[in-house]
RNA sequence: CGACGCGAGGUGCAGAUGGGAGCACGCGUGGUUUGGGACCACGAGGUUGCGGGUUCGACUCCCGCGGCGUCGA
Numbered sequence: 001c002g003a004c005g006c007g008a009g010g011u012g013c014a015g016a017u018g019g020g021a022g023c024a025c026g027c028g029u030g031g032u033u034u035g036g037g038a039c040c041a042c043g044a045g046g047u048u049g050c051g052g053g054u055u056c057g058a059c060u061c062c063c064g065c066g067g068c069g070u071c072g073a
Base pairs, nucleotide, nucleotide: 001072002071003070004069005068006067010025011024012023013022019056027043028042029041030040031039049065050064051063052062053061
């Protein structure tokens, strides 16, 4: 310098063909227990990397920027 891939709650990830942002662990509260763990119930927590474009509508499609990784020179 070029090519490709990945970005989503604290962590790891799903998100079909554009139309409800979800799962597990973790966290908080309550129950259970002599207490803890485990288990059960409820709950909080996201500008979906940033900026534009297309569209009635974008995590999803297109462009640019920046980050990380892999490969090549």
Molecule: transfer RNA
Organism: Pirellulaceae bacterium